[in-house]
């Protein structure tokens, strides 16, 4: 250098082009004589960054950035 494949809340993954979700953590309460379970609520996302297409984009299409794998050995 070529191909491919992965980036989504702390973290481990989801999401036919139609309000971005789950579970683990974390925060309140309840329950308990207390802790742990256990329940019920709740905070947290510029979807790696630009840019296109489209009424609408994690989703397409391009660019670049990271990280894995395969492959080539030219300069």
């Nucleotide at each position: 250098g070529c191909u491919g494949g992965c980036g989504u809340g702390g973290c481990u993954c989801a999401a036919c082009g139609g309000u971005a979700g789950a579970g683990c953590a974390g925060g309140u309460g309840a329950u308990u004589u207390g802790u742990a379970a256990u329940c019920a609520c709740c905070u947290g996302g510029u979807u790696g960054g630009g840019g296109g297409u489209u009424c609408g984009a994690u989703u397409c299409c391009u660019c670049u950035c990271g990280c894995c794998a395969g492959c080539u050995c030219c300069a």

Predicted 3D model of a 75-nucleotide RNA (transfer RNA) from a Candidatus Omnitrophota bacterium. The RNAcentral record of the sequence draws on ENA. Its Rfam family is "tRNA". Its family is annotated with triplet codon-amino acid adaptor activity in the Gene Ontology. Model confidence (mean pLDDT): 80 of 100. The organism belongs to Candidatus Omnitrophota, within Bacteria.